[in-house]
RNA sequence: GGGCGAUUGGUGUAGUCUGGAUAUCAUGCUGGCCUUCUAAGCCGGUGACACGGGUUCGAAUCCUGUAUUGCCCA
Numbered sequence: 001g002g003g004c005g006a007u008u009g010g011u012g013u014a015g016u017c018u019g020g021a022u023a024u025c026a027u028g029c030u031g032g033c034c035u036u037c038u039a040a041g042c043c044g045g046u047g048a049c050a051c052g053g054g055u056u057c058g059a060a061u062c063c064u065g066u067a068u069u070g071c072c073c074a
Stems, first nucleotide, its partner, number of pairs: 001073007010027003020057001028046006050066005
């Protein structure tokens, strides 16, 4: 220098191909119930689409640039 992939709550992830409105689940944290206490269990709350631009009525999703990172080629 060229090619391919990844980036989503504190952590690990689904969703992206095929755009549709309040983004999934687990865990963590937290409030309550239950329990003699703790744990477990049950109910609730909390918190995220790496950044910029574009297309569109509508973008985590499509296009494009940048950043970080992994692999391959030279």